[in-house]
Order: sequence, then structure tokens, then C1' cells
RNA sequence: CCACGAUAAGGGCAAAAUUGUCGAAAGGCAAUGACGCAAAGCCAAAGGGUCUAAACUCAAAUCAAUGAGUAUGACAGCCGGUUGCCGAA
Repeated sequence: CCACGAUAAGGGCAAAAUUGUCGAAAGGCAAUGACGCAAAGCCAAAGGGUCUAAACUCAAAUCAAUGAGUAUGACAGCCGGUUGCCGAA
């Protein structure tokens, strides 16, 4: 330096759920809370994947609703990219 990851040291993050709040939704933020995590730090403009469909288009329909498609909306705790703490085997 590249890998690797302890019942090590010192620390860190915080799933579900609940409450509040923003949002059309997916989801975000805050508090409580710990399922887990060696990158559960950062990146959604490397790329793939997943979720949602306000708006738009189309279909059918006919005044009131419905169905299908599409991200410009999201997810980094899905893969991935990138930076980085510690040091037993």
C1' cells in the first nucleotide's frame, strides 16, 4: 500500500413502531426508540435496480368518477461509485 475484520480500544450511526410536521403519493425532517451496521459517511448528474404518479399523454366514458403509460418526484439500511477511523488473526 492492497486486502481482511476481534467478544480489542475509543467512539459513531439508528430499523420497525409511536407522536408531531411537510408532501398528491412514494417519501423527507424532528423527538422517543434500537432491529441491526466497519463505511448504516457522502453520491440519485457513472451505471443498474426498486417505489410513487401531482402533472401530462392515451383509452373508455360523458360531467363524475375510472383504467393504462411516462419522472420532472423519491429510496444510498438493494447492487454500485467515492472518501475515510482502528489494527488482533

c-di-GMP-I riboswitch aptamer, 89 nucleotides, folded computationally. Of the family's consensus pairs, 95% are formed in the model.